[in-house]
This is a predicted structure of a 486-nucleotide part of an RNA (small-subunit ribosomal RNA, 5' domain) from an uncultured prokaryote. The prediction has a mean pLDDT of 84.
Context: one part of a larger RNA
RNA sequence: GAACGAACGCUGGCGGCAUGCCUAACACAUGCAAGUCGAACGGGAAGCCAUCUUCGGAUGGUGGAGAGGCGGCGGACGGGUGAGUAACGCGUAGGAAUUUGCCCAGUAGUGGGGGACAACAUGUGGAAACGCAUGAUAAUACCGCAUACGCCCUAUGGUGGAAAGCAGGGGAUCUUCGGAAGAUGGGCCCGCGUCGGAUUAGCUUGUUGGUGAGGUAACGGCUCACCAAGGCUUCGAUCCGUAGCUGGUCUGAGAGGAUGAUCAGCCACACUGGGACUGAGACACGGCCCAGACUCCUACGGGAGGCAGCAGUGGGGAAUAUUGGACAAUGGGGGCAACCCUGAUCCAGCCAUGCCGCGUGAGUGAAGAAGGCCUUAGGGUUGUAAAGCUCUUUCGCCGGGGAAGAUAAUGACGGUACCCGGAGAAGAAGCCCCGGCUAACUCCGUGCCAGCAGCCGCGGUAAGACGGAGGGGGCGAGCGUUGUUC
Numbered sequence: 001g002a003a004c005g006a007a008c009g010c011u012g013g014c015g016g017c018a019u020g021c022c023u024a025a026c027a028c029a030u031g032c033a034a035g036u037c038g039a040a041c042g043g044g045a046a047g048c049c050a051u052c053u054u055c056g057g058a059u060g061g062u063g064g065a066g067a068g069g070c071g072g073c074g075g076a077c078g079g080g081u082g083a084g085u086a087a088c089g090c091g092u093a094g095g096a097a098u099u100u101g102c103c104c105a106g107u108a109g110u111g112g113g114g115g116a117c118a119a120c121a122u123g124u125g126g127a128a129a130c131g132c133a134u135g136a137u138a139a140u141a142c143c144g145c146a147u148a149c150g151c152c153c154u155a156u157g158g159u160g161g162a163a164a165g166c167a168g169g170g171g172a173u174c175u176u177c178g179g180a181a182g183a184u185g186g187g188c189c190c191g192c193g194u195c196g197g198a199u200u201a202g203c204u205u206g207u208u209g210g211u212g213a214g215g216u217a218a219c220g221g222c223u224c225a226c227c228a229a230g231g232c233u234u235c236g237a238u239c240c241g242u243a244g245c246u247g248g249u250c251u252g253a254g255a256g257g258a259u260g261a262u263c264a265g266c267c268a269c270a271c272u273g274g275g276a277c278u279g280a281g282a283c284a285c286g287g288c289c290c291a292g293a294c295u296c297c298u299a300c301g302g303g304a305g306g307c308a309g310c311a312g313u314g315g316g317g318a319a320u321a322u323u324g325g326a327c328a329a330u331g332g333g334g335g336c337a338a339c340c341c342u343g344a345u346c347c348a349g350c351c352a353u354g355c356c357g358c359g360u361g362a363g364u365g366a367a368g369a370a371g372g373c374c375u376u377a378g379g380g381u382u383g384u385a386a387a388g389c390u391c392u393u394u395c396g397c398c399g400g401g402g403a404a405g406a407u408a409a410u411g412a413c414g415g416u417a418c419c420c421g422g423a424g425a426a427g428a429a430g431c432c433c434c435g436g437c438u439a440a441c442u443c444c445g446u447g448c449c450a451g452c453a454g455c456c457g458c459g460g461u462a463a464g465a466c467g468g469a470g471g472g473g474g475c476g477a478g479c480g481u482u483g484u485u486c
Stems, first nucleotide, its partner, number of pairs: 001486004006482005013358006020350001021316001026314003030311003035073003041069001047062006080269003089194004094189002098186002103182001107178001109176001111145001113143002120135006151160001165174001167173001195241003202232003207229008244266004248259004271292005294305004322348001324347003330344001331342004361391004371382004395427001397422005405413001430475005435456003441470005451458002
């Protein structure tokens, strides 16, 4: 000098665009953050129509709300955090033994049967959470049979394996099943690169390799049995400490050094530890089971919970925001659709936290006014500065109009941006410094005191270095200080 997710002190007019718990991966009240589909299914309120009626209503049809159930798809995305991890985790360049729901193009089909289980009804247990027994029932739920291209095998041949319909009304669609191909996403392997410590020198027994088997979507000591005795290491193994990695960011002429907030890619985690289930995909943040710590409820028998989602609270801290609006746009999930959901997102609120822009007036004005300060008492300086005179109206204020963002409809932002008119210099300047480095000097007070200080150093009676004043210098809605990096 530059920079900052900064903090502190003094000060503070406006706008645009960004940023905003770096500390306790500490604990969390409350609300919201993942649902949707009646065009898969059972069931079914109001209303309407018809019939009957003892005028209370009943039955049938139509209708399809709300809640709950069976079923499908989605809850593996999106959002958060950086604890762990020195590792094929990440980066880069390759590879073969793999998988991929929805999507795209194509091929062959969707025939004929069956038995259940919820919701429901009845009974019953429990304080609750939640059950239990019996009975009845539907389906795109479940199970056989038929058919079988490719696939597999002991290969002229044999064996095994599929499906589901619904809406609608003739226009095509939607859905489902078996192959095979694509696209996209994922799993796996490998060369190279990736912090400090030798006051860590040896480490290793599924360890290193082989055979066989199991397991996986898939290769493999991934696992197991047997056999061999290997494998790594001073080109730093092992151990200890520290740390998410990268694109990037800051600095620097560069080489390099430091760093990894916001945005983007990858990884890991979801109270702590472990485990699997379902599924195309998880060993699953707002799923399940077990153990533990903690909090809460309890009728003491037993139960409930997990903000490192968005707000918000306590705590920690020098320190970091609203318990806001809307699905209008973009995107996502479900649905044929209408539409529903979406604290993703888009916006608004708060903070000079940063960057950028603008303003706090302009011209004229010497009797060089008054006052202040200094003085050799003549004067000098503040100083065209003020007043006065003549103008202007950015921003802000008041009144009126008023968008784009939206392809037909639909605008949270928002009566916002912007435009027009009105009033009036009116509402808007501070902070640090002045001994040298380093731009800027005098007086008074103090008297090695009180104090200053980044370094050198000032202060013991004329202090340009302390404190005040006048004057001056620098920057300016900021200015200084502290911290950190180059």
Its Rfam family is "Bacterial small subunit ribosomal RNA".